About this RNA:
This is a predicted complex of two RNAs, RNase P RNA and transfer RNA, with 407 nucleotides together. Its mean pLDDT, the model's own confidence on a scale to 100, is 77. Rfam match: Bacterial RNase P class A. The family's RNA type in Rfam is ribozyme.
[in-house]
RNA sequence: AAAGCUGGACGGGCGAUCGCUCUGAGAUUAUAUCAGAGAGGAACCUCCGGACUCCGAAGGGAAACCAGCCAUCCGCAAGGAUGGGGAUAUGUGGCAAAAGCCAUAUAUCACGGAAAGUGUAACAGAAAACAUACCGCCUCAACAUAAGGUUGAGGUAAGGGUGAAAAGGCGAGGUAAGAGCUCACCGCCAAUGUGGCAACACAUUGGCUGACAAACCCCUGGUGGAGCAAGGGCAAGCAUGCUCGUUUGACUUGUCCCGAGAAGAGCAAGGUAGCCCGCAUCAGAUAAAUGAUCGCCUAAAACAGAAUCCGGGGUAUGGUCCAGCCUUGAAA
RNA sequence: GCCCAGUUGGCGCAGUGGUAGCGCGUUCCCUUGACAUGGGAAAGGUCAUAGGUUCAAAUCCUAUACUGGGCACCA
Numbered sequence: 001a002a003a004g005c006u007g008g009a010c011g012g013g014c015g016a017u018c019g020c021u022c023u024g025a026g027a028u029u030a031u032a033u034c035a036g037a038g039a040g041g042a043a044c045c046u047c048c049g050g051a052c053u054c055c056g057a058a059g060g061g062a063a064a065c066c067a068g069c070c071a072u073c074c075g076c077a078a079g080g081a082u083g084g085g086g087a088u089a090u091g092u093g094g095c096a097a098a099a100g101c102c103a104u105a106u107a108u109c110a111c112g113g114a115a116a117g118u119g120u121a122a123c124a125g126a127a128a129a130c131a132u133a134c135c136g137c138c139u140c141a142a143c144a145u146a147a148g149g150u151u152g153a154g155g156u157a158a159g160g161g162u163g164a165a166a167a168g169g170c171g172a173g174g175u176a177a178g179a180g181c182u183c184a185c186c187g188c189c190a191a192u193g194u195g196g197c198a199a200c201a202c203a204u205u206g207g208c209u210g211a212c213a214a215a216c217c218c219c220u221g222g223u224g225g226a227g228c229a230a231g232g233g234c235a236a237g238c239a240u241g242c243u244c245g246u247u248u249g250a251c252u253u254g255u256c257c258c259g260a261g262a263a264g265a266g267c268a269a270g271g272u273a274g275c276c277c278g279c280a281u282c283a284g285a286u287a288a289a290u291g292a293u294c295g296c297c298u299a300a301a302a303c304a305g306a307a308u309c310c311g312g313g314g315u316a317u318g319g320u321c322c323a324g325c326c327u328u329g330a331a332a
Numbered sequence: 333g334c335c336c337a338g339u340u341g342g343c344g345c346a347g348u349g350g351u352a353g354c355g356c357g358u359u360c361c362c363u364u365g366a367c368a369u370g371g372g373a374a375a376g377g378u379c380a381u382a383g384g385u386u387c388a389a390a391u392c393c394u395a396u397a398c399u400g401g402g403c404a405c406c407a
Stems, first nucleotide, its partner, number of pairs: 001328002004325007012297007020038006027031001040303001044314002047312005052227004059258004064223005069084006085111001086109010112218002117216002119212002134160002136156008168186002171183003187208009231277004240268005251261002270406003333403007342356004350387001358374005380396005
């Protein structure tokens, strides 16, 4: 310097002509004039939470769902920010016979519990979680023999082989051969002590009981449900029929039970699908506005467009700029 | 606008952690003079896409894309 990746910011500008929605003003009485305002960082997704509205005492229990290392702060909540702890992977360095450990850098983590219980592990393999004896190793007995051996009974998880995973690792002692059987170091678990607000770390003692909880589950905390087509008002128009039920209780809260209320409820057919409020802290309707053409910068701008409102999360995004990483080339 | 459900061969569907199946259709062979029917065999799948959990994912979790459905008022 070029290309790429990741994260963040900005999200075309100016001028001319024509046009749209809303508000205000004065004309005037249905239309024009003047002035002002007119989409986003995600308005997208609809993944969470809240306001608001209605629904039986939003009463109890079960079920269901959501969150999940610790501290502080912001927030009604959902969630977010900062700092800390731990784990995993990779690189570098050091220690060790090895297993492994320590330090450091970078990246990632839906990071409570697997020593409460249940469950799952295809195929392969002898055996897959009360372990297991296929090959091998060792002992004994019988048989055979020149020797190697064959058969039977037992011991053994060191070695081989299978597997994603083989029942703590590694070295030494020990033994017929072996084995935490014993010991050193390491790993993991529990108790106690110390340090720390805590997560956790370290030490001592005792033990060896693998994986999966984005399997059921357990622990802690939280959640009543439905949603602006909620809900309220006005107007217009039509045609009823069937079923269930009124204390032997339909139906009501949306899964169930209890409790409470309860005289209507449901289905089919029929009718209307218009307006106002809800509805906005000067965007804001329901015929649903926010646009089109031309010129220049500079190339034609990317993703995309409000519909009750607000907060968060995720995803999309041409070009320019900033930061970090990486590759290639050139020069020193 | 709000709320739900789904996506597996060409079509319709099953499969709720362990080699992805069924029916119809397609192709080939046999049967027939020929066709249909019948019999036999074969092909055809990134399980919508991406990431994660797990030894292992169509299946569990998250995000995205696409498709489909429902709703108002009156008596």